A computed fold for a 73-nucleotide RNA from a Chloroflexota bacterium, annotated as transfer RNA. Rfam family: tRNA. Its family is annotated with triplet codon-amino acid adaptor activity in the Gene Ontology. Rfam classes the family as a transfer RNA. The source organism's lineage runs through Bacteria, Bacillati and Chloroflexota.

RNA sequence: GGUGACGUAGCUCAGGCGGUAGAGCAGGGGACUCAUAAGCCCCGUGUCGUUGGUUCGAGUCCAACCGUCACCA
Numbered sequence: 001g002g003u004g005a006c007g008u009a010g011c012u013c014a015g016g017c018g019g020u021a022g023a024g025c026a027g028g029g030g031a032c033u034c035a036u037a038a039g040c041c042c043c044g045u046g047u048c049g050u051u052g053g054u055u056c057g058a059g060u061c062c063a064a065c066c067g068u069c070a071c072c073a
C1' cells in the first nucleotide's frame, strides 16, 4: 500500500425485514444480621467511532474519513 471483518453502557457482547436501544458482569442503593460476607429486592440522562447522504423516520441502508484486528504484498 491492497482486501476483508469489526467499532453499541465502566468491561464482555446482543439488537429479525429501517419505527426511536438491551443482557450478563462490574458499580450504587435497600432490606435482612449484633456485625460482615453470600444470597434476595431496586437502580441506566448511552455523542450507537466521526462527518455527510438517502428516507416521514437510520444503531440498521449508501459514501468518505478515523481507529483495531486478520490476510496479501
Base pairs, nucleotide, nucleotide: 001072002071003070004069005068006067007066010025011024012023013022019056027043028042029041030040049065050064051063052062053061